[in-house]
């Protein structure tokens, strides 16, 4: 130093061919219960890793920085 591959909620992750963002778990109230936990039926929470660009419209194309993970190559 070169390539590739991740990076989206508090975690673990979807997210087709750009059309305005989603599931479990968790959390936070409710019903049940004497109470608790289990079950049930809500609710909050994310401008998608930072910037710029294409586009009417970008998590999705393009470019650039950064973190993380492989591999390669250099290391008298």
């Nucleotide at each position: 130093g070169c390539c590739g591959c991740u990076u989206u909620a508090g975690c673990u992750c979807a997210g087709c061919u750009g059309g305005u963002a989603g599931a479990g778990c968790a959390c936070c109230a409710c019903a049940u219960u004497c109470g608790u936990a289990a079950u049930g039926a809500g609710g909050g929470g994310g401008u998608c890793g930072g910037g710029g660009g294409u586009u009417c419209g970008a998590a999705u194309c393009c470019c650039u920085c950064a973190a993380g993970c492989g591999g390669c190559a250099c290391c008298a």